Molecule: SAM riboswitch aptamer (S box leader)
Organism: uncultured Hyphococcus sp.
């Protein structure tokens, strides 16, 4: 950089001790210990694994092998995550309303995960 996914889910203890939620606002958690750190419990099927359809390939059968396919299992692998929709906003178009707005798509920012 490209892709794909972000309304679901999932807390305990032990240290530390003041700022934390990425950024700015804004609404929040927080000396009733937040954050962060370590152990231990979960939670989820990105990646891989395991079974099964479907395509295709080796002429057929049979087996076998792939797969930007698909449908399912599995948390003893690699990753992630376990306050608030990504806690909410921002531009563009669109439907609703008189209107403050509400909703829908698409961008953008960001987070994960593959390449």
């Nucleotide at each position: 950089c490209u892709c794909a996914u972000c309304a679901a889910g999932a807390c305990c203890a032990g240290c530390c001790g003041a700022g934390g939620g990425a950024c700015a606002g804004g609404c929040c958690c927080g000396u009733u210990g937040a954050c962060g750190c370590u152990g231990g419990g979960g939670c989820a099927a990105c990646c891989g694994c395991c079974g099964g359809g479907a395509a295709g390939u080796c002429g057929a059968c049979c087996g076998a092998c792939u797969u930007u396919u698909u449908c399912g299992g599995a948390a003893a692998g690699g990753u992630g995550c376990c306050a608030a929709u990504u806690c909410c906003u921002u531009c563009g178009g669109g439907a609703c309303g008189u209107a403050u707005g509400u909703c829908c798509c698409g961008a953008g920012a960001g987070a994960u995960g593959a390449g």